Annotation:
A computed fold for a 73-nucleotide RNA from an archaeon, annotated as transfer RNA. Its Rfam family is "tRNA". Rfam classes the family as a transfer RNA.
RNA sequence: GGGGCUGUAGUCUAGCUUGGUAGGACUCGAGGUUUGGGACCUUGGAACCCAGGUUCAAAUCCUGGCAGCCUCA
Repeated sequence: GGGGCUGUAGUCUAGCUUGGUAGGACUCGAGGUUUGGGACCUUGGAACCCAGGUUCAAAUCCUGGCAGCCUCA
């Protein structure tokens, strides 16, 4: 330098094919339960790598970057 894959809360991950309210688990806050703690229950907060384009509407489609991994030379 060429090709491929991946990028979503603090962590892990679904959703992308087929555009339409971003879901789950752990963690965190509050409350309940308990003499207290743990466990359990209820409830709440927190995310689409960046920029542009298409569209009524983009995590999703298109283009260009950035980062990681694999591979070829």